[in-house]
This is a predicted structure of a 537-nucleotide part of an RNA (small-subunit ribosomal RNA, 5' domain) from a metagenome.
The full RNA is in RNAcentral, with records from SILVA.
It matches the Rfam family "Bacterial small subunit ribosomal RNA". Gene Ontology terms of the family: structural constituent of ribosome and ribosome.
Context: one part of a larger RNA
């Protein structure tokens, strides 16, 4: 690919064009960080209307300023023959946001910038000027246990380079606040400040966890029809740079370095775990999972941040699409899903955050195409089912025949059942437990019978999947078997036509009167699968 196909579970599902994309969706969240803040409606009042004044919607929606995240998750496999991987080490040369643990603090100032409001330029994309205005945004001052650098001792340990523990001296460097409650101490004294007080930040450093940077030993494809490669190349002092070591990068010296134990070059490739295959050994292979790695139109760079040199972020070239008022813009699916196009060949523009995790929120809860699901595909691996017993005159009928019979065959009809699967029809899950709340308890912090925190019992409330898995009932053998092969390997034999002819065939090989083509009965093998092709031991 061909024929053929009844269900169900559990997985897989662009190997080619890392070809190009229409459209939706796939990173946001916080009002307990801040300053502003609508509209539609709707009511209510004045007006003859046209409309205006109040309330509610609503401190709600958009946006902005501020914080955290976007460096995670997901996708691919292009490049890489390399410390890229896998293994065993080292870091006395190194970093780590939010997390845990310890310890100390959180006091005072001040000036902007956006939003806004006005005027402006443009076709748009997007700007440009003036003027306002708040913060956990940004400056600055003080304070400094402990950090940090310097230097004057003292001791431990050592891979002798250095690390550690301590004791004085100087210098350098912080910070923000927000929400709940309360009056026990001060003021005014109703209650509220100031203040206490409790949770969440915030700031400096200690350890710890995590995660990751670099070095190294040793393994890691062919081809010598690739034998010679190197100038920042190889090593030294200096110095820059980095979180760190390092020609990493400069400056000056010196001639180094690599190679037949394959250097360079050049083809092919992501790497392991593992898969498959084999008695093993070995070979062949990394598709789905899971670790690492590389990449995000192509190529280069940096910025921001505890981490990127950053798929859905900036900037610079290219190519390539797309809008333009011709001035100048806009775009990046190897994210799910589709669509073209290549191609033998590969899926819905689904449904939900109900659960697992991830992000932001004190929380509620928002977001999530991670993920859980459902659709399509016999594409893979399992399990079910096309009935069960009973039936001999061994019917009919088909094929063979030596004409006697054999055979298909108890198969079939019939009688007696059964109820899976499929239909119809009623019931009806588990995955949900948390968090909030709402009534009790106990502990803790506190001046406190308040807040809050923490622990417990109890009640309420959440299911995409799906009325779906399961069960009960109803009917009734009724809806459900095909495929290849039967000369020998290799399980299966005759008639018939064909006549080295059509034609078959993995291999020997058959066909000039066939158990090997064709078609039949029969027969063997596998069964919702059979068989071919092609690949691989």
């Nucleotide at each position: 690919c061909g024929c053929u196909a009844g269900c169900g579970g559990c997985g897989u599902g662009c190997c080619u064009a890392a070809c190009a994309c229409a459209u939706g969706c796939a990173a946001g969240u916080c009002g307990u960080a801040c300053g502003a803040g609508a509209a539609a409606u709707c009511c209510c009042g004045g007006g003859c209307a046209a409309c205006u004044g109040g309330g509610a919607g609503a401190g709600u929606a958009a946006a902005g300023u501020g914080g955290c995240g976007c460096a995670c998750g997901g996708g691919u496999g292009a490049g890489u023959a390399a410390c890229g991987c896998g293994u065993g080490g080292g870091u006395a040369a190194c970093c780590u946001g939010c997390c845990c643990u310890g310890g100390a603090g959180u006091c005072g100032g001040g000036a902007a910038c956006a939003a806004c409001a006005c005027c402006u330029c443009g076709a748009a994309a997007g700007g440009g000027g003036u003027g306002c205005u708040a913060a956990u945004a940004c400056c600055u001052g003080a304070u400094a246990u402990c950090a940090u650098u310097u230097u004057c001792g003292g001791g431990a340990c050592c891979c002798c380079g250095g690390u550690c523990c301590u004791g004085g001296a100087a210098a350098u460097a912080a910070a923000a606040g927000a929400u709940g409650g309360c009056c026990u101490c001060u003021g005014c004294u109703u209650g509220c400040a100031a203040g206490c007080u409790a949770u969440c930040g915030c700031u400096c450093c200690u350890g710890g966890a995590u995660g990751g940077g670099c070095c190294c030993g040793c393994g890691u494809a062919c081809c010598a029809u690739u034998a010679g490669c190197u100038a920042g190349u190889u090593g030294g002092u200096g110095a820059g740079g980095u979180a760190a070591c390092g020609g990493c990068u400069c400056a000056c010296c010196a001639a180094g370095g690599c190679a037949a134990u394959g250097a360079u070059g050049g083809u092919u490739a992501g790497c392991u775990g593992g898969u498959c295959u084999g008695a093993g050994a070995g070979g062949a292979u990394g598709g789905c999972c899971a670790g690492c790695c590389a990449c995000a139109c192509u190529g280069g760079a940096a910025c921001u941040g505890a981490g990127a040199c950053a798929c859905g972020g900036u900037c610079c070239a290219g190519a390539c699409u797309c809008c333009u008022a011709c001035g100048g813009g806009a775009g990046g699916c190897a994210g799910c899903a589709g669509u073209g196009a290549g191609g033998a060949a590969u899926c819905u523009u689904g449904c939900g955050c109900a659960a697992u995790g991830g992000g932001g929120g004190c929380a509620a809860c928002c977001c999530u195409g991670a993920c859980g699901c459902a659709g399509c595909a016999a594409c893979g691996c399992c399990g079910c089912g096309u009935g069960a017993g009973u039936g001999a005159u061994g019917a009919a009928g088909g094929c063979c025949u030596u004409c006697g019979g054999g055979u298909c065959g108890u198969a079939a009809a019939g009688c007696u059942c059964u109820g899976u699967c499929a239909g119809a029809u009623g019931g009806g899950a588990a995955g949900a437990a948390a968090g909030c709340u709402c009534c009790g308890g106990c502990g803790g912090u506190g001046a406190a019978u308040a807040a809050c925190c923490g622990u417990u019992g109890g009640g309420a409330u959440u299911g995409a999947c799906g009325g779906u898995a399961c069960c009960g009932u109803c009917a009734g053998a009724g809806g459900a078997a095909g495929c290849a092969c039967c000369g020998g390997c290799u399980a299966a034999c005759u008639c018939c036509g064909u006549g080295c002819c059509a034609g078959c065939a993995g291999c020997c090989g058959c066909g000039g009167u066939a158990u090997g083509c064709g078609g039949a009965g029969g027969g063997u093998g596998c069964a919702a699968g059979c068989g071919u092709u092609g690949u691989u031991c």